[in-house]
Context: one part of a larger RNA
RNA sequence: GGAUGAAUGCUGGCGGCAUUCUUAACACUUGAAAGUCAUAUAGGAAACAUGGGAAAUGGUGUUUCCAGUGGAGGAUGGGUGAGUAACGCGUAAGAACCUGCCCUUGGAAGGGGAACAACAGCUGGAAAUAGCUGCUAAUACCCCGUAAGCUGAGGAGCCAAAGAAGGAAUCCACCCGAGAAGGGGCUCACAUCUGAUUAGCUAGUUGGUGAGGCAAUAACUUACCAAGGCGAUGAUCAAUAGCUAGUCUUAGAGGAUGAUCAGCGACACUGGGACUGAGACAUAGCCCAGACUCCUAUGGGAGACAAUAGUGGUGAAUUUUCUACAAUGGGAGAAAGCCUAAUGCAGCAAAGUCCCAUGGGUAAUGAAAUUCUUUUCCCAGAGAAGAAGAAAUGAUGGUAUCUGGGUAAUAAGCAUCGGCUAACUCUGUGCCAACAGCCGAGGUAAUACAGAGGAUGCAAGCGUUAUCU
Numbered sequence: 001g002g003a004u005g006a007a008u009g010c011u012g013g014c015g016g017c018a019u020u021c022u023u024a025a026c027a028c029u030u031g032a033a034a035g036u037c038a039u040a041u042a043g044g045a046a047a048c049a050u051g052g053g054a055a056a057u058g059g060u061g062u063u064u065c066c067a068g069u070g071g072a073g074g075a076u077g078g079g080u081g082a083g084u085a086a087c088g089c090g091u092a093a094g095a096a097c098c099u100g101c102c103c104u105u106g107g108a109a110g111g112g113g114a115a116c117a118a119c120a121g122c123u124g125g126a127a128a129u130a131g132c133u134g135c136u137a138a139u140a141c142c143c144c145g146u147a148a149g150c151u152g153a154g155g156a157g158c159c160a161a162a163g164a165a166g167g168a169a170u171c172c173a174c175c176c177g178a179g180a181a182g183g184g185g186c187u188c189a190c191a192u193c194u195g196a197u198u199a200g201c202u203a204g205u206u207g208g209u210g211a212g213g214c215a216a217u218a219a220c221u222u223a224c225c226a227a228g229g230c231g232a233u234g235a236u237c238a239a240u241a242g243c244u245a246g247u248c249u250u251a252g253a254g255g256a257u258g259a260u261c262a263g264c265g266a267c268a269c270u271g272g273g274a275c276u277g278a279g280a281c282a283u284a285g286c287c288c289a290g291a292c293u294c295c296u297a298u299g300g301g302a303g304a305c306a307a308u309a310g311u312g313g314u315g316a317a318u319u320u321u322c323u324a325c326a327a328u329g330g331g332a333g334a335a336a337g338c339c340u341a342a343u344g345c346a347g348c349a350a351a352g353u354c355c356c357a358u359g360g361g362u363a364a365u366g367a368a369a370u371u372c373u374u375u376u377c378c379c380a381g382a383g384a385a386g387a388a389g390a391a392a393u394g395a396u397g398g399u400a401u402c403u404g405g406g407u408a409a410u411a412a413g414c415a416u417c418g419g420c421u422a423a424c425u426c427u428g429u430g431c432c433a434a435c436a437g438c439c440g441a442g443g444u445a446a447u448a449c450a451g452a453g454g455a456u457g458c459a460a461g462c463g464u465u466a467u468c469u
Stems, first nucleotide, its partner, number of pairs: 001469004006465005013356001015354003019349001026312003030309002036071002040069002043066008052057001079267002088192001090190002093187002097184003103179005110144004119134006149158003163172001165170001194238002200230003205227008242264003246257004269290005292303004320346001323344002328342001329340003377406006386396001413458005418439003424453005435440001
């Protein structure tokens, strides 16, 4: 000199685009962040219409709502940096695998059955909720048949399905194969910080055979056998740390770093476990244990912001309990519509960067005054694109922008001035008070302290501190 997710002192006009708990992976009030489908399904409630009946009332149709059964989705999206020195990440390869939805393609959907929620009744409990009896539907469940396929040396054995809407055409689903894409699991070569004041480490440890197990390979597990395996090319142990594309610096080589954005992996109060499922050992799922908080009728229960906004706390230090699903995407749905703190927007903060303005002319210099101008500013009027489309649909936003009118009007500070280093005098002080990055400076004429005048540098910023280079 350059740089920063910075902080701090003084000062501060406008706008665009980015950015904002680096500390306590500390504790959390409140709202909302994952809902959806009635064209899978039996019920219940309400409204309207219709028409039967003398009436009580019951039937049919349409619409809306409700909690169940059922389906696919809650394994995505969003957060954090605790752990991890590891096939975790990065680069380059590989073989023994799985794959819901989407796409292509071949085939098949025949016949039966029994239940369980909801609901009704009863019972226990303060509650959370639990139990008993009875009824009921389905794309929920089961059986038979069929069979491409799978298994087997072979005889042979085993495995499917679901319907709904519509007047119909048709359309959406369902079952079994094959393929493709995308995704995932696994193996391996190389590479990945410090310490030897850590030198030996290892017993399922290293390998073989058999068995089990897995989607798959494998000591992954197990029985037997062998005694191997790693290590000064640094094993083991300890300390530190998410890795990378990148970012900062630099002529380069290097050095430092890993916020935002993107890829991968890990975690979800702490520890453990499985269930469901194509996929989890699951952040707003379940079970167990622990610490903590809350409710309680003391018998027992509820909870987890490292999602968003916000609160307390720590700290030098980091924002609104805003708005909209209009766009981009995601979920379920045939669709309409629904949900979406993802996302789009707005708000706060000079916290970064960039642009703009703070005026121009005449007069040697040049104040007031006068004259001209109006980018900015103020007032008034018009008013977007982003919307894809036949049309409708804009949170942002009456924003950007444009037009007209108006007054030089609304708009400059900070640091420095002995040398390094651009810029000097006066007064006060008198080795005092103060200054200081280094050299130093101050003891009565201080360009070095303090004030003033003047000057220099940068400028909506300027200094200081911290850190990297």